This is a predicted structure of a 353-nucleotide part of an RNA (large-subunit ribosomal RNA, domain IV) from a bioreactor sludge metagenome.
[in-house]
Context: one part of a larger RNA
RNA sequence: CCAUGGUUAAGGAACUCGGCAAAAUGCCCCCGUAACUUCGGGAGAAGGGGGGCCGGAUCCGUCAAUGCCCUAGCGGCAGGCAGCGGUGAUGGCCGCAGAGACCAGGCCCAAGCGACUGUUUACUAAAAACACAGGUCCGUGCGAAGUUGUAAGACGAUGUAUACGGACUGACUCCUGCCCGGUGCUGGAAGGUUAAGGGGACGGGUCAGCCUUUAGGCGAAGCCCAGAACUUAAGCCCCAGUAAACGGCGGUGGUAACUAUAACCAUCCUAAGGUAGCGAAAUUCCUUGUCGGGUAAGUUCCGACCUGCACGAAUGGAGUAACGACUUGGGCGCUGUCUCAACCGUGGACUCG
Repeated sequence: CCAUGGUUAAGGAACUCGGCAAAAUGCCCCCGUAACUUCGGGAGAAGGGGGGCCGGAUCCGUCAAUGCCCUAGCGGCAGGCAGCGGUGAUGGCCGCAGAGACCAGGCCCAAGCGACUGUUUACUAAAAACACAGGUCCGUGCGAAGUUGUAAGACGAUGUAUACGGACUGACUCCUGCCCGGUGCUGGAAGGUUAAGGGGACGGGUCAGCCUUUAGGCGAAGCCCAGAACUUAAGCCCCAGUAAACGGCGGUGGUAACUAUAACCAUCCUAAGGUAGCGAAAUUCCUUGUCGGGUAAGUUCCGACCUGCACGAAUGGAGUAACGACUUGGGCGCUGUCUCAACCGUGGACUCG
């Protein structure tokens, strides 16, 4: 010096990103126990007292004798000595110390998030992530939808809409506003568009033949090429509905008898212009916003304000008892975390052998 233990004057978090680590609490009995609350909890809340050994008052349990009664029994009722068991006032004894060692909760206040018990990155993340009961929407009438398989078949389910599948939300309480223009989905079928197929008009090639005959021209049937009108589905266009479907939820100017502000007015745009609630927030850039609280002093924290760069209602909004190896701030206790270090033990490193 490294690792791991032990003790420490005075102070007691001044350490540090942060009480990390350590210390402290710890068992049983008794007293006592707040806010809040979903009335179950919170709660072992918190906070106090007692605890060894000896003697032992009191009271209690059991219980012989005895008495009474009858249906005369191994009966019933009363009764309580001794003994045994319990309780243990009170007195005494010893030690620094009596749950004497080991073992064996620290607690409180406030806030955020998630309701909760659970689950997870086997080997850097246990969480506010996942799940969850509950809520809503969509699909599915049974040879169900859905999934799997080429198929037969299988699962769903030996179930039947109080069932099953999918999506979102995530206990509970109070609620969940406006927009269907875009995208999606559902419904509609009048019109437009639209494939193969059907249909074959018209055109062309070839060719018997014919006309001219140096060239060349016309050209039936057949075969072949190409092919218009017309006919023809879903889809798309179109018309509606639908947001706990994907999503979206404005700007400018002016105005009140101090000033300031604008209930009010005007105007432009939109499918509609953010309602309730919350708000410098796990969201606030400016920002250490401003005010209040806590501190001697507080970029954190708590309570307000609202100027929300860029909250907002099941991509849920706001609360919430209980719960949490979660996160944040404060306090009590406690301590070598520190002021500031010292000493002791064990095992190494190192030196010598």
Rfam family: Bacterial large subunit ribosomal RNA. The coordinates come from a structure-prediction model, not an experiment, and the mean pLDDT is 88.